[in-house]
Context: one part of a larger RNA
Molecule: small-subunit ribosomal RNA, central domain
Organism: Jatrophihabitans sp. I13A-01602
C1' cells in the first nucleotide's frame, strides 16, 4: 500500500468554535453529468491465450481468430446518485412561557480562625518529638482578657447532588452576561452533521513590569536520626502561593473510551421540568413522559478485566490516531517563546 486497529497490548487530538473538503430528510417535475445498454470507430507490431500449418521432434518461425479490461461518436433506459426548478414538515434554528444551577465577569460586603502591635491580669516557663535538641522566654514570653492591622481561605449546608466544550466553579449581596432543560406547537423551511489547515480557550508550575505578603512554603540554614543522611522528623526561612496587565501552552489535560444521527431486555437510586390520578385545597403520595446523574443486569460484544439505552452491542457519516523495543519524543531543519521551553520530527547503530 491492501487489510486490521485505537476503555487497559502501539493508537482519540487538552476542549470548542468554524474555513476548504467529504457526507446528507420527504415530494413532484424537468436535464441526462454520474451510472446502465445497444451499435460504429479507434485500442501499431511483438508478447501472452487459442486452433492450424514450417524445419524428422522440440525450442524456434508463419498464419487465423482471442485478449488488447481503455476511449470517442452516435441511439436509448431514467430507479439510484448529481444539477436546476417547485414544494412539504418529520432534522435544524426562531418565537412565547416557564425553570433549576459553586456556569462567566466587576464592584460592594461578613463572620470564625491563624500571625503581629498596643494595653491589663499573671509567673517561669513555652515550643517541639519516638525521644531529643535547635528555637522562643524573667528585657516578663506561653497562657487569659480588652483593643487595633493586615493577608489569605470560605467551617456546618455538602451530597457517586449541581453547573460548564475542556481546563474548572463553593461565605453574601447587587449589577452586567453565556448555555441548558421542560411546556406551547406559533415562524423559518433542510437553513443540516463532521471539519484537513486556521482561530479561540486552556490546571499547576515558570517568566516580564507593578503592587501585595497573614499562613503555608521550593531553595537556603541550623537541630535531631543515621555508618553516611546534600532525605523522611524538628525550629526557622526566601521565591512563590494573592491582585492587575502581559507571556508561557504543557499535564495521568483520564470515563487513559473523537463528533453526530437512528435502532437494541429490564430493574433500582438520585437531580431538574411537565401531565395525570388521588387529597375539600396546598403539600405529601401514585403513575406516566422529557432530560441529566449513579448502581445492578439480559441479549450481543470483548483476549480477558469488564461494556452493557451515558455502549465498550448492532449500523452510516465526518475527523484525528496507531503499525515490534532501544536510540527517542530525542538530532538536525522550519515555526514559535524574554527565556525556561514548545510544536512538527528522523537516522546511524542495536536487541
Nucleotide at each position: 500500500u491492501u487489510g486490521g486497529g485505537c476503555g487497559u497490548a502501539a493508537a482519540g487530538a487538552g476542549c470548542u468554535c468554524g474555513u476548504a473538503g467529504g457526507c446528507g430528510g420527504c415530494u413532484u417535475g424537468u436535464c441526462g453529468c454520474g451510472u446502465c445498454g445497444g451499435c460504429u470507430g479507434u485500442g501499431a507490431a511483438a508478447a501472452c491465450c487459442u486452433g492450424g500449418g514450417g524445419c524428422u521432434c522440440a525450442a524456434c518461425c508463419c498464419c487465423g481468430g482471442g485478449c488488447c479490461u481503455g476511449c470517442a461518436g452516435c441511439c436509448g433506459a431514467u430507479a439510484c446518485g448529481g444539477g436546476c426548478a417547485a414544494g412539504c414538515u418529520a432534522g435544524a434554528a426562531u418565537u412565547c412561557g416557564g425553570u433549576a444551577g459553586g456556569g462567566g465577569a466587576g464592584a460592594c460586603u461578613g463572620g470564625a480562625a491563624c500571625u503581629c502591635c498596643u494595653g491589663g491580669u499573671g509567673u517561669a516557663g513555652c515550643g517541639g518529638u519516638g525521644a531529643a535538641a535547635u528555637g522562643c522566654g524573667c528585657a516578663g514570653a506561653u497562657a487569659u482578657c480588652a483593643g487595633g492591622a493586615a493577608g489569605a481561605a470560605c467551617a456546618c449546608c455538602g451530597g457517586u447532588g449541581g453547573c460548564g466544550a475542556a481546563g474548572g466553579c463553593g461565605g453574601g449581596u447587587c449589577u452586567c452576561u453565556g448555555g441548558g432543560c421542560c411546556g406551547a406547537u406559533a415562524u423559518u423551511g433542510a437553513c443540516g452533521c463532521u471539519g484537513a489547515g486556521g482561530a479561540g480557550c486552556g490546571a499547576a508550575a515558570g517568566c516580564g513590569u507593578g503592587g501585595g505578603g497573614a499562613g503555608c512554603g521550593a531553595a537556603c540554614a541550623g537541630g535531631a536520626u543515621u555508618a553516611g543522611a546534600u532525605a523522611c522528623c524538628c525550629u526557622g526561612g526566601u521565591a512563590g502561593u494573592c491582585c492587575a496587565c502581559g507571556c508561557c501552552g504543557u499535564a495521568a489535560a483520564c470515563g487513559g473510551u473523537g463528533g453526530g444521527c437512528g435502532c437494541u431486555a429490564g430493574g433500582u437510586g438520585u437531580g431538574g421540568g411537565c401531565a395525570a390520578c388521588a387529597u375539600u385545597c396546598c403539600a405529601c403520595g401514585u403513575u406516566g413522559u422529557c432530560u441529566g446523574u449513579g448502581c445492578c443486569g439480559c441479549a450481543g460484544c470483548u483476549a480477558a478485566c469488564g461494556c452493557a439505552u451515558u455502549a465498550a452491542g448492532c449500523g452510516c457519516c465526518c475527523c484525528g490516531c496507531c503499525u515490534g523495543g532501544g536510540g527517542a519524543g530525542u538530532a538536525c531543519g522550519g515555526c514559535c517563546g524574554c527565556a525556561a521551553g514548545g510544536c512538527u520530527a528522523a537516522a546511524a547503530c542495536u536487541c